[in-house]
Context: one part of a larger RNA
RNA sequence: CUGGGCGUAAAGCGCACGUAGGCGGAUCGUUAAGUCAGGGGUGGAAUCCUGGAGCUCAACUCCAGAACUGCCCUUGAUACUGGCGAUCUCGAGUUCGAGAGAGGUCGGUGGAACUCCGAGUGUAGAGGUGAAAUUCGUAGAUAUUCGGAAGAACACCAGUGGCGAAGGCGGCCAACUGGCUCGAUACUGACGCUGAGGUGCGAAAGCGUGGGGAGCAAACAGGACUAGAUACCCUGGUAGUCCACGCCGUAAACGAUGGAUGCUAGCCGUUGGGGGGGUUUACCUCUCAGUGGCGCAGCUAACGCCUUAAGCAUCCCGCCUGGGGAGUACGGUCGCAAGAUUAAAACUC
Numbered sequence: 001c002u003g004g005g006c007g008u009a010a011a012g013c014g015c016a017c018g019u020a021g022g023c024g025g026a027u028c029g030u031u032a033a034g035u036c037a038g039g040g041g042u043g044g045a046a047u048c049c050u051g052g053a054g055c056u057c058a059a060c061u062c063c064a065g066a067a068c069u070g071c072c073c074u075u076g077a078u079a080c081u082g083g084c085g086a087u088c089u090c091g092a093g094u095u096c097g098a099g100a101g102a103g104g105u106c107g108g109u110g111g112a113a114c115u116c117c118g119a120g121u122g123u124a125g126a127g128g129u130g131a132a133a134u135u136c137g138u139a140g141a142u143a144u145u146c147g148g149a150a151g152a153a154c155a156c157c158a159g160u161g162g163c164g165a166a167g168g169c170g171g172c173c174a175a176c177u178g179g180c181u182c183g184a185u186a187c188u189g190a191c192g193c194u195g196a197g198g199u200g201c202g203a204a205a206g207c208g209u210g211g212g213g214a215g216c217a218a219a220c221a222g223g224a225c226u227a228g229a230u231a232c233c234c235u236g237g238u239a240g241u242c243c244a245c246g247c248c249g250u251a252a253a254c255g256a257u258g259g260a261u262g263c264u265a266g267c268c269g270u271u272g273g274g275g276g277g278g279u280u281u282a283c284c285u286c287u288c289a290g291u292g293g294c295g296c297a298g299c300u301a302a303c304g305c306c307u308u309a310a311g312c313a314u315c316c317c318g319c320c321u322g323g324g325g326a327g328u329a330c331g332g333u334c335g336c337a338a339g340a341u342u343a344a345a346a347c348u349c
Stems, first nucleotide, its partner, number of pairs: 004320003007303002012317001014201004021194003025088007033081002035077008049065006091191001092188003095184005103177003107173003110154001115149007125136002162169002206247006215241002220236004258316006266294009276285003298305002322349003331342004
């Protein structure tokens, strides 16, 4: 390589958009490139294979045949694939009418709580723990009442509820804006799927510049615990957490499950739409899209999965090939750096 695989054994890129490429709906006609058949030419010799022969045998050599799986020319076939032409509507998209939503961006605004500041009442403790101490407090703390400031996050509603491609998104209001679903048929007429490279997005932490800083809190300091305690516990506390702009590009980025399409028993919930009826104001029933629980067939090493497949198939991409060395070294690319990405070998079991 062929093959076999990728939920948990090695293995699905974090996610999307999309270039090349690969693959691609129905019908008719045409062509005959792929494909198939016939014929012809060529396919050096040797080698290989088969049969025979010669060296006493064998290796070896000689003769004949077959083969040389290929290429070219020509005559045909036309089911499939391709090319060309035409037509179609089920795929895909547009239009119209409805609908749900923490989807995104930006601006404003609200209340609770914490902290701080000012003032009042008030007096000796408060805080913290397993127990304590560091700490705060007679310069009046803790508690309580009123006023003010500032920052961050949005209790209840809240739900295996919703939205988003993923990361993720939650007070309220407005503006701008993306996607989705249902119904209707009017239109376009295969316009589709996937996607090497590429491009964009991408939690937290981290980095740069400038702001901001209430609470929390790496580092750090102190108090404890302890044999020790560079920890767990406590008191403090700086980066950071927040905002704007720019980088970083990684996560158990997980459903550890790539995307698309079709097919394959049911039952019970739930979210959003639509329809008809039964019927009697709330249910039953049909259907589409999502999201959960169970479960038949089937699959699986088992666990389990099971119309949201890990079932049955097709197409495209990514990835795996014993453990360690090692996701490391070197080199390349990217980055301000931290580092990221690509990615070995010796050696060893």